[in-house]
RNA sequence: GCGGGCGUAGCUCAGGGGUAGAGCGCAACCUUGCCAAGGUUGAAGUCGUGGGUUCGAAUCCCAUCGCCCGCU
Repeated sequence: GCGGGCGUAGCUCAGGGGUAGAGCGCAACCUUGCCAAGGUUGAAGUCGUGGGUUCGAAUCCCAUCGCCCGCU
C1' cells in the first nucleotide's frame, strides 16, 4: 500500500428498512431473624464518527477513525 472482519447499555452479544432488546451486572422494594438464593420494578444507548439515499436508517451506499486477520 491492497483486501476482509468487527465496533449496539458497565460487560458478553442479538437485531440486516418501521424508530433498539436479551443475559450477566447495578439500584430500590418484596420474601427471610440475618446472609445467600428467589421474585417484582427501575435506571442506564447521540447504535465508533461525518455525509448520502429514503416518508422513515442500528440496518442500504460513500468517506473516515479504532481494533483484529490476510496479502504485498
Molecule: transfer RNA
Organism: Alphaproteobacteria bacterium